Model confidence (mean pLDDT): 87 of 100. A computed fold for a 351-nucleotide part of an RNA from an uncultured organism, annotated as small-subunit ribosomal RNA, central domain.

Context: one part of a larger RNA
RNA sequence: CUGGGCGUAAAGGGCGCGUACGCGGUUUCGGAAGUCAACGGUGAAAGCCCCGAGCUCAACUCGGGAAUUGCCUUUGAAACCAAGGAACUAGAGUGCUGGAGAGGCAAGCGGAAUGUCCAGGGUAGCGGUGAAAGGCGUAGAUAGUGGAAGGAACAUCUGAGCGCGAAGGCGGCGUUCGGGACAGACACUGACGCUGAGGCGCGAAAGCCAGGGGAGCGAACGGGAUUAGAUACCCCGGUAGUCCUGGCUGUAAACGAUGAACACUUGGUGUGGGGGGUAUAAAGUCCCUCCGUGCCGAAGAUAACUCGAUAAGUGUUCCGCCUGGGGAGUACGGCCGCAAGGCUGAAACUC
Repeated sequence: CUGGGCGUAAAGGGCGCGUACGCGGUUUCGGAAGUCAACGGUGAAAGCCCCGAGCUCAACUCGGGAAUUGCCUUUGAAACCAAGGAACUAGAGUGCUGGAGAGGCAAGCGGAAUGUCCAGGGUAGCGGUGAAAGGCGUAGAUAGUGGAAGGAACAUCUGAGCGCGAAGGCGGCGUUCGGGACAGACACUGACGCUGAGGCGCGAAAGCCAGGGGAGCGAACGGGAUUAGAUACCCCGGUAGUCCUGGCUGUAAACGAUGAACACUUGGUGUGGGGGGUAUAAAGUCCCUCCGUGCCGAAGAUAACUCGAUAAGUGUUCCGCCUGGGGAGUACGGCCGCAAGGCUGAAACUC
C1' cells in the first nucleotide's frame, strides 16, 4: 500500500461535545485546477514484439514497423468538479401552542422499620441452626407499652413487555433553578449538514487525600460450628467502608458483548407519549397517523445460533478496531496519578 473482516470465532473506542481532514440537497450563472478530446513536441540507441532480408539452418546480424501505457505546449468540451455570485425548500435549525417523564442541581418536609438510650411493667429464658454451640440474660434480658436523640433507605403504587437520560445511571412528597425529547398547525432562516484523528468534558463500584457522620449492613479480624483439614460455605460479634462536603482516581461482562448519520425493503400482535377521524348522552370500542419500547415472523442475511423497518437485510459517508495460541496487556521507554495503578505497548523463546 492492499485484501478480508469486527453480536457469540481476533476485532466497535465506556459515553458525549467538537477542531483539522473526509463526505455532502435542488436550480442557475461563472471559472476551467482536476477530468475528457484533438493537433504538435518529447519519450536516445540497443533490447522485447511483428514483418522482411543476410551468413547452407539457428544463435547472431541488418532493414522497416509497432510499442515506449509517460511528460509538456496549444486549442477545445463542460457531465462531474476547486474558488466565487444569485436563487430555492424536501436536509438542518428557530419561533408558537400543548401534554408526558425515577432526566439533572439545590434547599426543605414526611411516615414505616432496624438498632441505642430512658421510664413504667413483667419473669426465666432469649437468640440461633440441618442439628448445635459460642453470644445475650436474675447487675432483670427476650416478648409487650410510652418517650427521646440519630443515621441510612424510601414498602405498596411498580409493570419478567413502564418511563427518562449520550453513556455511567435515575424510584417517598412538594418547591426553586436550569436541560433534553415528542406531538400539532402555521410562520421564519436558507444547506447553516453528516462524521470526527488530535483535544476537551462526563463517567458504576471499589480505592485514595482532608474534614464531618456512623443506625443497619459489613471486606479484614476474633469466636462457635462443619470437616480428614475448613485460612470457606452456616452462626455470634466486628474495623475500614458503605453516607455527606471538597478534591483525586478513570476502570468494568462500562453489554444489545452489535460505532454514528441518512435512505430504501411483505406482514402480524402488545405496550408508553401525542394528534386526527368514525360512533356515542359520556366513556369504552373501531380506523388513520407521528415518536418510543417489546414479541413473532416474508424476503434477504448468517458457519450455525439467530437477526429480521429498533437489521446482523439492501446501499452511501466518516471514525475506531482485528490479522494464529502462549509469552503479555507483561518488559522497556514516554505521558498521567498522592498511592493503588491507568494509557500507550513490544521482543526473544515456544507450540